[in-house]
Context: one part of a larger RNA
RNA sequence: UUGGGCGUAAAGAGCGUGUAGGCGGCCUGAUAGGUCAGCUGUGAAAACUCGAGGCUCAACCUCGAGAUGUCGGCUGAAACCAUCUGGCUAGAGUCCGGAAGAGGAGAAUGGAAUUCCCGGUGUAGCGGUGAAAUGCGCAGAUAUCGGGAAGAACACCCGUGGCGAAGGCGGUUCUCUGGGACGGUACUGACGCUGAGACGCGAAAGCGUGGGGAGCGAACAGGAUUAGAUACCCUGGUAGUCCACGCCGUAAACGAUGGGAACUAGGUGUGGGCGGUGUCGACUCCGUCCGUGCCGAAGCUAACGCAUUAAGUUCCCCGCCUGGGGAGUACGGCCGCAAGGCUAAAACUC
Numbered sequence: 001u002u003g004g005g006c007g008u009a010a011a012g013a014g015c016g017u018g019u020a021g022g023c024g025g026c027c028u029g030a031u032a033g034g035u036c037a038g039c040u041g042u043g044a045a046a047a048c049u050c051g052a053g054g055c056u057c058a059a060c061c062u063c064g065a066g067a068u069g070u071c072g073g074c075u076g077a078a079a080c081c082a083u084c085u086g087g088c089u090a091g092a093g094u095c096c097g098g099a100a101g102a103g104g105a106g107a108a109u110g111g112a113a114u115u116c117c118c119g120g121u122g123u124a125g126c127g128g129u130g131a132a133a134u135g136c137g138c139a140g141a142u143a144u145c146g147g148g149a150a151g152a153a154c155a156c157c158c159g160u161g162g163c164g165a166a167g168g169c170g171g172u173u174c175u176c177u178g179g180g181a182c183g184g185u186a187c188u189g190a191c192g193c194u195g196a197g198a199c200g201c202g203a204a205a206g207c208g209u210g211g212g213g214a215g216c217g218a219a220c221a222g223g224a225u226u227a228g229a230u231a232c233c234c235u236g237g238u239a240g241u242c243c244a245c246g247c248c249g250u251a252a253a254c255g256a257u258g259g260g261a262a263c264u265a266g267g268u269g270u271g272g273g274c275g276g277u278g279u280c281g282a283c284u285c286c287g288u289c290c291g292u293g294c295c296g297a298a299g300c301u302a303a304c305g306c307a308u309u310a311a312g313u314u315c316c317c318c319g320c321c322u323g324g325g326g327a328g329u330a331c332g333g334c335c336g337c338a339a340g341g342c343u344a345a346a347a348c349u350c
Base pairs, nucleotide, nucleotide: 004321005320006319007304008303012318014201015200016199017198021194022193023192025088026087027086029084030083031082033081034080035077036076037075038074039073040072041071042069048066049065050064051063052062053061054060091191092188093187094186095184096183097182103177104176105175106174107173108172109171110154114150115149116148117147118146119145120144121143125136126135162169163168206247207246208245209244210243211242215241216240220236221235222234223233258317259316260315261314262313263312266295267294268293269292270291271290272289273288274287275286276285299306300305323350324349325348332343333342334341335340
């Protein structure tokens, strides 16, 4: 390479927007580039394949036929691909309506708790552990009451509940703002899907500048434990955790499962919308669309398991894998302030 694969064996990019490219709905007409058919030209010889013949056989040689091309010319076909023309509404989008939501950004604000400060009451302990000790306390602690300050996080509600592309999002209010579902079916008329590059977003930790610092707490110090204890436990505690702006660009960034479309038994929860039955009304019940769980048929799977939210049956597009180690390393390049990231080998070895 042919091929086979990617939930757990190697393998789905962390996620999106989108360029080129690839792929693409129904009907009509046209063209004839692809496609298909016929005729024809050429495709030297040798070699090759088949058949026949000649050296006693064979190798070898001779003859005949075939084969050999994205090939050229002429004529024709019009289903499919393509191009053009006209139309359609089932894909896609717009519009209208009421409703749901921790979706995002900014600002404001609330209570509980914690720590600290001031004052009152009050006296000898508190704290901590398996047990202790370090530590705090007669300069009045712990406990308790009143007042004040600060920062961070939002108990209950809270739910295999909701929203978001992913990361992620949770007190309350206001302002600005994104997306989706449902119902109506007025409008556009294939405007679509995917997406190499590219661009943007991207937990935590970390970095830069300036602020902030209650609690927690790498490092560090002390006390214990232990043979030792650079740990686990305890007392402290600096960066950090928080805010603004700018970097970093990684993760078990996981559903370890790329995106889109169609098809293929059911049962049972739950969130949102709509309709029907019913009712004074709200429930209940029935149906339907979208989401989110569980259990299961066929089928699939090495098994585990998956199973209309597929890992089933198919199509389109992208990414990725190819024995273990060496190694996600070296070198080079690009990016970064740095830490490092991305791309990515070989020798050697089993």

Predicted 3D model of a 350-nucleotide part of an RNA (small-subunit ribosomal RNA, central domain) from an uncultured bacterium. Rfam family: Bacterial small subunit ribosomal RNA. Its family is annotated with structural constituent of ribosome and ribosome in the Gene Ontology. The prediction has a mean pLDDT of 88.